[in-house]
Molecule: SAM riboswitch aptamer (S box leader)
Organism: Gammaproteobacteria bacterium
Formats: sequence, structure tokens, C1' cells
RNA sequence: UACUCAUCGAGACCGGCUGAGGGAUAGGCCCUUAGACGCCGGGGCAACCGCCAGGCCUAACCAACCUGGAAAGGUGCCAACUCCUGCGACGCGCGCCCCGCGAGGGUCGAACGUCUACAGAUGAGCG
Repeated sequence: UACUCAUCGAGACCGGCUGAGGGAUAGGCCCUUAGACGCCGGGGCAACCGCCAGGCCUAACCAACCUGGAAAGGUGCCAACUCCUGCGACGCGCGCCCCGCGAGGGUCGAACGUCUACAGAUGAGCG
């Protein structure tokens, strides 16, 4: 660094150093000299990999898969839902315009809600 798969509404803060920005990007909205971001030390959260047990399968094993456990291993994480929105679809009512004698129908627009895509993050696998 490319690709693939999984997850992303939960959870978890203190001290020291430094000193002005930070929250990936644009807009918004936040955090921040009552000290952010970052680094170091300690603490914690979680349970992706690894580990353990059971199940499934099997003639018997193994692998895969499923369930549970521990947390002394490898990562990760510890403001705000990935902070929110960004593209699209659908729903809901509203408004403009058009069609219709009318009931009503249609296009478009912005708001709201839901679900996705893209992007991003983390892990695992494979290059």
C1' cells in the first nucleotide's frame, strides 16, 4: 500500500511534558489557554485474532461453522451514533406548477423519517 471479509446506537480516564489548535474531507455543529491535538507513564473498556470448553460434522479425527468462557498473549479503543449531513431509493405530509367540470392525478422543490451506497475507522486474511 492493493484486494477480500466482518464490525461500527454499547463500553472505558487520571497524572506528567508541551503549548494552539483539534474533531479524516466540505458544510454544520462541537471540543479547546479552566490547556485541546500530540508524546510518555499508569489505569480501564471491549473481545477482532490467538487461547480454552462444548456442539455440529465424521467410522474416527481435522478443518469450517455455531454457542459459551477467560483476559496472563497480538492488536484496537477510552467527547459527542463513524458527532450530524453529503449519493440514491422509499415513506409522510406541505408548497409551486400542469392536467381534469369535479373527485382526483402528475412533475418538481425543500423539510422530516427509514434503509442503503460512497468515504472513513478497526480487525482478520491474502498479495